A computed fold for a 71-nucleotide RNA from a Nanobdellota archaeon, annotated as transfer RNA. Its mean pLDDT, the model's own confidence on a scale to 100, is 83. The sequence is in RNAcentral, with records from ENA. Rfam family: tRNA. Rfam describes the family as follows. Transfer RNA (tRNA) molecules are approximately 80 nucleotides in length. Taxonomically the source falls in Nanobdellota (Archaea, Nanobdellati).
[in-house]
RNA sequence: GCGCGAUUAGUUAAAUGGUAGAAUAGCGGAUUUCCAAUCCGCGGACACGAGUUCGAUUCUCGUAUCGCGCA
Numbered sequence: 001g002c003g004c005g006a007u008u009a010g011u012u013a014a015a016u017g018g019u020a021g022a023a024u025a026g027c028g029g030a031u032u033u034c035c036a037a038u039c040c041g042c043g044g045a046c047a048c049g050a051g052u053u054c055g056a057u058u059c060u061c062g063u064a065u066c067g068c069g070c071a
Base pairs, nucleotide, nucleotide: 001070002069003068004067005066006065007064010024011023012022018054026042027041028040029039030038047063048062049061050060051059
């Protein structure tokens, strides 16, 4: 330099173009003499920019970061 893949919550990780879901962690409560475990609840996310579309996490282009391969 070229090609391919990935990027969603603190972490891990789903999602046919039509309300972004879960686990775990965090916080609050219940239970317990206390802690742990258990149960109930709460908040928190689509890497960035543009395009297509009535509508984009999803499709297209570019940028950034990471990984793999080729030279």